[in-house]
Molecule: RNase P RNA; transfer RNA
Organism: Yoonia sp.
RNA sequence: GCGGAUGGCUGGAUGACUGCGGCAGUAAUGUCGAGGAAAGUCCGGACUCCAAAAAGCACGGUGCCGGGUAACACCCGGCGGGGGUAACCCUAGGGAUAGCGCCACAGAGAACAGACUACCCGGGUCCGCCCGGGAAAAGGUGAAACGGUGGGGUAAGAGCCCACCGCGCGAGCGGCAACGUAAGCGGCACGGCAAGCCCCACCGGGAGCAAUGCCAAAUAGGGACCACGUGCGGCAAUGAUCCUUUCGGGGAUAUCGGGCGCAGGGAGGCUUGAGCCCGAGUGGUCCGGGUUGGCAGCUAGAGGGCGUCUGGCAACAGGCGUUUAAGAUGAAUGGUCAUCCAUCUGUGGGCAACUACAGAGGACAAAAUCCGGCUUAUAGGCCAUCCGCGCAU
RNA sequence: GGUCCCGUAGCUCAACUGGAUAGAGCACCUGACUUCUAAUCAGGGGGUUGGGGGUUCGAGUCCUCCCGGGAUCGCCA
Numbered sequence: 001g002c003g004g005a006u007g008g009c010u011g012g013a014u015g016a017c018u019g020c021g022g023c024a025g026u027a028a029u030g031u032c033g034a035g036g037a038a039a040g041u042c043c044g045g046a047c048u049c050c051a052a053a054a055a056g057c058a059c060g061g062u063g064c065c066g067g068g069u070a071a072c073a074c075c076c077g078g079c080g081g082g083g084g085u086a087a088c089c090c091u092a093g094g095g096a097u098a099g100c101g102c103c104a105c106a107g108a109g110a111a112c113a114g115a116c117u118a119c120c121c122g123g124g125u126c127c128g129c130c131c132g133g134g135a136a137a138a139g140g141u142g143a144a145a146c147g148g149u150g151g152g153g154u155a156a157g158a159g160c161c162c163a164c165c166g167c168g169c170g171a172g173c174g175g176c177a178a179c180g181u182a183a184g185c186g187g188c189a190c191g192g193c194a195a196g197c198c199c200c201a202c203c204g205g206g207a208g209c210a211a212u213g214c215c216a217a218a219u220a221g222g223g224a225c226c227a228c229g230u231g232c233g234g235c236a237a238u239g240a241u242c243c244u245u246u247c248g249g250g251g252a253u254a255u256c257g258g259g260c261g262c263a264g265g266g267a268g269g270c271u272u273g274a275g276c277c278c279g280a281g282u283g284g285u286c287c288g289g290g291u292u293g294g295c296a297g298c299u300a301g302a303g304g305g306c307g308u309c310u311g312g313c314a315a316c317a318g319g320c321g322u323u324u325a326a327g328a329u330g331a332a333u334g335g336u337c338a339u340c341c342a343u344c345u346g347u348g349g350g351c352a353a354c355u356a357c358a359g360a361g362g363a364c365a366a367a368a369u370c371c372g373g374c375u376u377a378u379a380g381g382c383c384a385u386c387c388g389c390g391c392a393u
Numbered sequence: 394g395g396u397c398c399c400g401u402a403g404c405u406c407a408a409c410u411g412g413a414u415a416g417a418g419c420a421c422c423u424g425a426c427u428u429c430u431a432a433u434c435a436g437g438g439g440g441u442u443g444g445g446g447g448u449u450c451g452a453g454u455c456c457u458c459c460c461g462g463g464a465u466c467g468c469c470a
Stems, first nucleotide, its partner, number of pairs: 001389010012340007020033005035364001039375002042373005047208004059204005064078005079093001080091004094199002099197002101193003116139002119134006147165006166188001167186003172181003212296004222287007240253005255280006262273004303324009341362001343360007394469002396464005403419004412450001421437005443459005
């Protein structure tokens, strides 16, 4: 100098005028007022209500190991695998001898393998070939064909035998572990898919601030279902609901009407009993309708920033000091002007670095209960560390 | 604000437990028939299965991240 890798920061600045929202104030006025992602709503929590003896099933999720954390699918540090000359990057990475299922087409054969061509032996022959047997090396198909290379061996062959490589099991050693390393043993047996069902381990009750509570307003006319009793026998008790209380207790409330058949009594009109049905009323639950304003929740919490110390490789944890703070609800945080800054364009000057003037001009996007993450979007600018190559010394 | 659902040709729908050129009807184009048109008959074109990435030999289908649309007070106070 060129090319590359990683981590981090910033996201125009200052001033004037004028608006908008919150808070304080009688008022004048003062003071505070978006982001790194406020976004997507993809995870995890806090919080609130509902449900709930406990546990489990179903369903959903996570998935190498260790650590961090309120928790996580996040983060940190390692291991294994893959990529790159390297810095470094990627990795849904448990189990396929628990079981089931699938592997199209092609191909002889696709999962307890198989024999089309070619090869070898024997027999036959009309000399084209046919029949029987052997073997699994060669060809061909496929994403995948049941170890590879070389030698021996054989009728031809084959882990049939041998050497090396690969593969499987693996004592011992190192490591908290994942795992690494490896003496030795085994002729080789055990294909792939679990982001197919599934198995194993662990985690999760459901809903969401339009949660939830209160006040105000509204509650016309409706629908469905349930209850209005039990034992006893006429007085008390128990349970339920409501009111009250000196928390011992005390008080109140518990329907009405009609119909049907049955049984008993009676000479009969009738009457008694239990049962069923219908209607009205009262109370309750649900549906539907109506209302749709306000207050609380609501922003000080696992708070944030800066500095410093301690432990830890790190994520992170802890201590001290200091500083800081939107809470709106059809929804505020804006607009205009001036100067400066990054950048771009045009013209002039200059070999060039650069410089003068004029003009343009700053991305993605914007709180809605609050936090921790992830993912996605982002013009331009800045900083730090590292790697490779070339040149010079 | 929350929550849920959907996306295949111009339109409406298929595609069985992943399996190979993604089909059908209507519409469109060309030809025949007809004096001409419609109808009918014959033939044809048109798809990045909303987009990217991954799993797999193979993805419309499985997983994941985005994009667009809808439910909009008749999804929820």